[in-house]
Context: one part of a larger RNA
RNA sequence: GGAUGAACACUGGCAACAUGCUUAACACAUGCAAGUCAGAUGGGAAGUGGUGUUUCCAGUGGCAAAUGGGUGAGUAAUGCAUAAGAACCUGCCCUUGGGAGGGGAACAACAACUAGAAAUGGUUGUUAAUACCCCAUAGAUUGAGGAGCAAAAGGAGGAAUUCACUUGAGGAGGGGCUCGCAUUUGAUUAGCUAGUUGGUGAGGCAAUAGCUUACCAAGGUGAUGAUCAGUAGCUAGUCCAAGAGGAUGAUCAGCCACACUGGGAUUAAGACACAACAGAGACUCUUAUGGGAGGCAGCAAUGGGGAAUUUUCCACAAUGGGUGAAAGCCUGAUGGAGCAAUGUCGCAUGGAGGUAGAAGGCCCACGGGUCGUGAACUUCUUUUCUUGGAGAAGAAGCAAUGACGGUAUCUGAGGAAUCAGCAUCAGCUAACUCUGUGCCAACAGCCGUGGUAAGAUAGAGGAUGCAAGCAUUAUCU
Repeated sequence: GGAUGAACACUGGCAACAUGCUUAACACAUGCAAGUCAGAUGGGAAGUGGUGUUUCCAGUGGCAAAUGGGUGAGUAAUGCAUAAGAACCUGCCCUUGGGAGGGGAACAACAACUAGAAAUGGUUGUUAAUACCCCAUAGAUUGAGGAGCAAAAGGAGGAAUUCACUUGAGGAGGGGCUCGCAUUUGAUUAGCUAGUUGGUGAGGCAAUAGCUUACCAAGGUGAUGAUCAGUAGCUAGUCCAAGAGGAUGAUCAGCCACACUGGGAUUAAGACACAACAGAGACUCUUAUGGGAGGCAGCAAUGGGGAAUUUUCCACAAUGGGUGAAAGCCUGAUGGAGCAAUGUCGCAUGGAGGUAGAAGGCCCACGGGUCGUGAACUUCUUUUCUUGGAGAAGAAGCAAUGACGGUAUCUGAGGAAUCAGCAUCAGCUAACUCUGUGCCAACAGCCGUGGUAAGAUAGAGGAUGCAAGCAUUAUCU
């Protein structure tokens, strides 16, 4: 000099675009953040004089909730980056080939009775289905034969048809696994290892495998740094540098890990599951003391910690996601607004003329010099500002549909009107005098300055440098 997710002092006009708990993975009041389908289904309610139509709802059932969003505690390799591989799985989606015949038993809801303070239940009775079961048939599995196992469901419509269902084959996208190389510090850590290393049998998994187990062998690894200990999410990137390289990993994107702490399984195509479940533990709340409820490292918000980091906002209009035949519904994802000079970039605080070189300040050798064309004054303009009028694009898809927003933008009127600070001035280093002080008070990045004429302290005048900022502090280069 450059840089920063910065902070602090002083100062502060506007716009656009970004960014905003780096500390306590500390504790969290309150609200919201994952639902949807009545065209799967039996009911209940509203409405209606009745039928029909319509609307809403607790349950059974389906799909989703494994995405999206957050955080970086752990992890030095079960991770990440890059390059390969073979023994695998894959809901929805795409292509393509078959099929959907017959029958049955229940369980919620509901009703009655009943336990409990509540959370939540219990008994009996009753009922439907795209929920569940049986038979039939097909396909897959095998070198061949034989044997065994073993599918399906309907809805809407007057119908055509369409949406679902079942079973093969292929694909796309996604995921699991293996391996080469690379990945921080310490030797004041030198040996480490017993399912450990390999084999056989058995089990297990979607799949390979000591993944597990019985038996057998005694291996495996290490000075090319094992093991142990410290630190740390990794990368594309970011900052500095001519480069080599050094530092770093905020935002955005990819991967990984975690969800109060530690283990566990259930369901599912997919989880060992942030707003699912059952135990244990700590904490908080509640209770009729028998027992229950909870998990913001989602978005806001609160306390605490800290030098330090925002609104308990608007909308689903757009983009995307879930569901549905669709209309639609849900969506703190997302789109926006608010706050903060936190950053980058742009604009403004006026332009031209104007010497009696005015008043005033400061200096002076008292002649004058300087602030200084600066002001006043004359004239011009209106970016901004104030106030009227018009007013979007973003909407795809015939129409309708805009949170932002009466915003951006355009246009009329008014009047120079509304807008400059901060640091420095001995040398390094651009910029100098006077007055006060008198080794005091003070300054200071280094050298140093100050003891009566201080260009180094304090004030004033002047000057220099940057400028809506400026200087300091911290860190990297």

Model confidence (mean pLDDT): 84 of 100. A computed fold for a 477-nucleotide part of an RNA from Trichopus zeylanicus subsp. travancoricus, annotated as small-subunit ribosomal RNA, 5' domain. Taxonomically the source falls in Trichopus zeylanicus (Eukaryota, Magnoliopsida, Dioscoreaceae, Trichopus). The full RNA is in RNAcentral, with records from SILVA.